This is a predicted structure of a 74-nucleotide RNA (transfer RNA) from a Nitrososphaerota archaeon.
The sequence is in RNAcentral, with records from ENA.
Taxonomically the source falls in Nitrososphaerota (Archaea, Thermoproteati).
Its Rfam family is "tRNA". Rfam classes the family as a transfer RNA.
Its mean pLDDT, the model's own confidence on a scale to 100, is 82.
[in-house]
RNA sequence: GGGCCUGUGGCGCAGCCAGGUAGCGCAUCGGACUUUUAAUCCGGUAGUCGUGGGUUCGAAUCCCGCCAGGCCCG
Repeated sequence: GGGCCUGUGGCGCAGCCAGGUAGCGCAUCGGACUUUUAAUCCGGUAGUCGUGGGUUCGAAUCCCGCCAGGCCCG
């Protein structure tokens, strides 16, 4: 230098192909239960979807550039 893959709450991931309310688990906060803790149950908070553009009525999703990480080729 070239090719491919990955980037989504604090963490691990789904959703992307085929555009239409951003979800799950863990963690965290509040409550119930318990003598207390743990466990269990109920509820809540938290993400401008790596970044900048483009297309579109509408983009996490499609297109282009860039950044970061991984693998391979030279």